[in-house]
Molecule: Bacterial small signal recognition particle RNA
Organism: Oceanicoccus sp.
RNA sequence: UGUUGGGUCCUGUGCGGCAGGAGCCUGCGAACCAGGUCAGAUCCGGGAGGAAGCAGCCUUAAGCGGCCCCUCCUGAGCGACGCGGGGCUGCCUGGCAGGA
Numbered sequence: 001u002g003u004u005g006g007g008u009c010c011u012g013u014g015c016g017g018c019a020g021g022a023g024c025c026u027g028c029g030a031a032c033c034a035g036g037u038c039a040g041a042u043c044c045g046g047g048a049g050g051a052a053g054c055a056g057c058c059u060u061a062a063g064c065g066g067c068c069c070c071u072c073c074u075g076a077g078c079g080a081c082g083c084g085g086g087g088c089u090g091c092c093u094g095g096c097a098g099g100a
Stems, first nucleotide, its partner, number of pairs: 001097008009086006015079002018075006025066004034059004042051003
C1' cells in the first nucleotide's frame, strides 16, 4: 500500500434479569335478596310421617389481604449474552500478500 475479517454504529429476533399486571396456593369474607345442614319454634296430617325454614355451623361468590416459589401477559438506551440482516464516513483490532 492492497486485500480480507471482526468490533464499535443501526435494526430484527432469541435467552436471562428487572418492573408492572394476572393466574395458582392461602387467610378473612353474605342478617335477608348464594348453597348445604338446619337446634328451637311454625304449618299439614287421626297417626305414621311430611313441608317450609329463622338462629348457629360449614362451603363459597363479589371483594379485601398474604405468598413472589411456579406459570402466563406487557414493557424499556437492562445485559463487554447468542443468532440474523444492514452499514464501512470515522475509530479500534486480526489474517494474508507486496514494497520500504